[in-house]
RNA sequence: CCACCGGGUGACCGCGGAUCGCCUUUUCGGGCGGAUCGAGGAAAGUCCGGACUCCACAGGGCAGGAUGCUGGGUAACUCCCAGGCGGGGAAACCCGACGGAAAGCGCAACAGAGAACAGACCGCCGAUGACCCUCUCGCAAGAGAGGGCACAGGUAAGGGUGAAACGGUGGUGUAAGAGACCACCAGCGACCCGGGCGACCGGGCGGCUGGCAAGCCCCAUCCGGAGCAAGGCCAAGCAGGGACACCGACGGCCCGUCGAUCAAGUCCCGGGUAGGCCGCACGAGGCGGCGAGUGAUCGUCGACCCAGAUGGAUGGUCACCGGGGGACGAAAGUUCCUCACAGAAUCCGGCUUACAGGUGGACUC
Numbered sequence: 001c002c003a004c005c006g007g008g009u010g011a012c013c014g015c016g017g018a019u020c021g022c023c024u025u026u027u028c029g030g031g032c033g034g035a036u037c038g039a040g041g042a043a044a045g046u047c048c049g050g051a052c053u054c055c056a057c058a059g060g061g062c063a064g065g066a067u068g069c070u071g072g073g074u075a076a077c078u079c080c081c082a083g084g085c086g087g088g089g090a091a092a093c094c095c096g097a098c099g100g101a102a103a104g105c106g107c108a109a110c111a112g113a114g115a116a117c118a119g120a121c122c123g124c125c126g127a128u129g130a131c132c133c134u135c136u137c138g139c140a141a142g143a144g145a146g147g148g149c150a151c152a153g154g155u156a157a158g159g160g161u162g163a164a165a166c167g168g169u170g171g172u173g174u175a176a177g178a179g180a181c182c183a184c185c186a187g188c189g190a191c192c193c194g195g196g197c198g199a200c201c202g203g204g205c206g207g208c209u210g211g212c213a214a215g216c217c218c219c220a221u222c223c224g225g226a227g228c229a230a231g232g233c234c235a236a237g238c239a240g241g242g243a244c245a246c247c248g249a250c251g252g253c254c255c256g257u258c259g260a261u262c263a264a265g266u267c268c269c270g271g272g273u274a275g276g277c278c279g280c281a282c283g284a285g286g287c288g289g290c291g292a293g294u295g296a297u298c299g300u301c302g303a304c305c306c307a308g309a310u311g312g313a314u315g316g317u318c319a320c321c322g323g324g325g326g327a328c329g330a331a332a333g334u335u336c337c338u339c340a341c342a343g344a345a346u347c348c349g350g351c352u353u354a355c356a357g358g359u360g361g362a363c364u365c
Stems, first nucleotide, its partner, number of pairs: 001361005007321007015038003019034006040341001044352002047350005052227004064223005069083005084098001085096004099218002104216002106212002121159002123155003128152002131148007167185006186209001188206002191204005231278004240269005247259004285304001287302006322339007
């Protein structure tokens, strides 16, 4: 670094699910018995991605959000594999918000003289122009030589500040200096050649060189919303609606029409609460063989069925063995205690976090 196990075996009792048989019941269902299945590597956090369901949706754009080296894998991903580049390590190996600063806008606290086509605080120089002194020449104006001072000014090599001071080292040069020039080195490039699918790498040529996109922004790709309390089916009771019957009017009577419709009666209706059922356990399924691939992964064949609760099952006791710890003992051993993290609730792929103890393999020192 990778992969894996995570108490074992047996007996008895208990719980949940499906199934078979028998008994019971009008039915729904209930009871008994047999055989069978019954938590995890994280079932957790609910952080990403999907399946599935309902709602919305002509198409395109804007806004907003997410992702961000390259190539591949996948249903998809912020995941995985391989590679590149950068950083760390003596090494195995580990880590990486790792597109664009030559589209534009913007920012740089504190310190410091100066923070982006910068800057003169200390230091260095003071060639040049002033000023002062001495000497020489000259009638004079002035000229020349030497020295001083540090006024103007020059200087970014050194000191100091800072996360960062406008490439580094050495030389030439100069009054002192400076990519001003030269050699080597580092970096950059919308240039050329070669290698690679590509990120990128090697060589040449060129001029002579700051950073931040985890600030706005630009570029590329992707993105509708809510979630199994999704959603569907059945459906007590109460309330509601309708019909009939009853009552009244038209009427001598029946049919019919209209009205009334408060209470009670019979039948029916829609929505739908409680409640029940489905969704819901055969799946991007795991296992084994073979094949393709460096690998993630994919293809094919074989055999397998592997939790489905809903006040929510998955537990308890005993025996032996195993691990850890304590006491006694010289030892062999005896005896006592204890068993990591945790635990399904629509399902799946990841990531992250928790974890006593143990096993196997590769590699480094």
This is a predicted structure of a 365-nucleotide RNA (Bacterial RNase P class A) from a soil metagenome. Rfam family: Bacterial RNase P class A. The family's RNA type in Rfam is ribozyme. Its mean pLDDT, the model's own confidence on a scale to 100, is 78.